A computed fold for a 350-nucleotide part of an RNA from an uncultured prokaryote, annotated as small-subunit ribosomal RNA, central domain. The full RNA is in RNAcentral, with records from ENA.

Context: one part of a larger RNA
RNA sequence: UUGGGCGUAAAGAGCGUGUAGGUGGUUAAGUAAGUCCUGGGUGAAAGCCCCUGGCUCAACCAGGGAACUGCCCAGGAUACUGCUUGACUUGAGUCCGGGAGAGGAGAGCGGAAUUCCCAGUGUAGCGGUGAAAUGCGUAGAUAUUGGGAGGAACACCAGUGGCGAAGGCGGCUCUCUGGACCGGUACUGACGCUGAGACGCGAAAGCUAGGGGAGCGAACGGGAUUAGAUACCCCGGUAGUCCUAGCUGUAAACGAUGAGCGCUUGGUGUAGCGGGUAUCGACCCCUGCUGUGCCGAAGCUAACGCAUUAAGCGCUCCGCCUGGGGAGUACGGUCGCAAGGCUGAAACUC
Numbered sequence: 001u002u003g004g005g006c007g008u009a010a011a012g013a014g015c016g017u018g019u020a021g022g023u024g025g026u027u028a029a030g031u032a033a034g035u036c037c038u039g040g041g042u043g044a045a046a047g048c049c050c051c052u053g054g055c056u057c058a059a060c061c062a063g064g065g066a067a068c069u070g071c072c073c074a075g076g077a078u079a080c081u082g083c084u085u086g087a088c089u090u091g092a093g094u095c096c097g098g099g100a101g102a103g104g105a106g107a108g109c110g111g112a113a114u115u116c117c118c119a120g121u122g123u124a125g126c127g128g129u130g131a132a133a134u135g136c137g138u139a140g141a142u143a144u145u146g147g148g149a150g151g152a153a154c155a156c157c158a159g160u161g162g163c164g165a166a167g168g169c170g171g172c173u174c175u176c177u178g179g180a181c182c183g184g185u186a187c188u189g190a191c192g193c194u195g196a197g198a199c200g201c202g203a204a205a206g207c208u209a210g211g212g213g214a215g216c217g218a219a220c221g222g223g224a225u226u227a228g229a230u231a232c233c234c235c236g237g238u239a240g241u242c243c244u245a246g247c248u249g250u251a252a253a254c255g256a257u258g259a260g261c262g263c264u265u266g267g268u269g270u271a272g273c274g275g276g277u278a279u280c281g282a283c284c285c286c287u288g289c290u291g292u293g294c295c296g297a298a299g300c301u302a303a304c305g306c307a308u309u310a311a312g313c314g315c316u317c318c319g320c321c322u323g324g325g326g327a328g329u330a331c332g333g334u335c336g337c338a339a340g341g342c343u344g345a346a347a348c349u350c
Stems, first nucleotide, its partner, number of pairs: 003322004007304002012318001014201004021194003025088007033081002035077008049065006091191001092188003095184004103177007110154001115149007125136002162169002206247006215241002220236004258317006266295011299306002323350003332343004
């Protein structure tokens, strides 16, 4: 490279927007670039292959043929692809009417609880554990009542519930704002899909500067445990956790399953919107679309399992894999304040 693959064996990029490129619905006409046919030219010789011959054979040599799968030119064909022009509506989008949602950003507000401060009542313990001790407390703790301060998180509702591309999002109100879905079928008329680079978003921890700091709590100190105990348990506790601005760019960033479209028996929940039947009405029953679960047919799979939310049957495009270790290391490049990220070997070894 070909081939074969990527849920768990190596392998889907963390996610999106989108450039180039690749690829692309129905129909008519034209064209004839791709494609196909015919003819011609060329495709040196030698070699390879086939036939025959010459050295006693062979190697070797000679003659003939085939082949040289290619390129060029001319003529022709027009199904498919391309190109040009015209048309279409089912793909895609717009519009109108609806309801759902922890989707995002900003501002404000609320109650419970913890801690601290002040005051009252009150007295000898509290706390903690397997058991203890360190610790707190007669300078009045713990408990309890009233008042105050401050920060962080939002019990119940809460649900294999909802929303978001992913990360993720949960008290309440307001402002700004994104997307999806259902119904109508009015409009545009292939405007689509994918997407190398690129750009943006991206948990936690970490970094810079400034704030904030209740609880928790790496590091650290102490008490225990233990042979030891740089741990597990206990008492403390700094960074951090929170906010603002910026950086970092990683993860078991997982459904360990890239995106889009079409096709392929069913059953049963649930969320949103709609239709039908029926009722005084809610409900119930039947049903359509969209999402989200479970169980299972065919089929697939090494098995486990997947199974209309496919890992089934197909098409298009991207990413990635090619024995283990060395190693996600070294070197170089590039990004970063740093930590480090991205790219990414070889020797050697089994």